[in-house]
RNA sequence: ACCACCAAAGGGCUAACCCGUUGAAAGGCGGGGGCGCAAAGCCACGGGCCUACUGCGUUUACGCCACGGCAGCCGGGCUGCUGGG
Numbered sequence: 001a002c003c004a005c006c007a008a009a010g011g012g013c014u015a016a017c018c019c020g021u022u023g024a025a026a027g028g029c030g031g032g033g034g035c036g037c038a039a040a041g042c043c044a045c046g047g048g049c050c051u052a053c054u055g056c057g058u059u060u061a062c063g064c065c066a067c068g069g070c071a072g073c074c075g076g077g078c079u080g081c082u083g084g085g
Base pairs, nucleotide, nucleotide: 005085006084012037013036017032018031019030020029021028022027035072041078042077043076045075046074047073048070049069050068055064056063057062
């Protein structure tokens, strides 16, 4: 130097919820707010989960379906701060 674990320091991100905005919805974005997180940084490759506009079925109220989404569900890939034990 590099890898793993545990501290410390400087910090970082931000759940629920609230407001605004966008979307058919799931969800996304911005502001507030912190449950938490050593990758809770990035990526939809695999599994899983959510929604169902359009479409299909149908007993007209439902069912099925991702081309939509979730990276803070898991796995995987890429990258990063610290450098004491």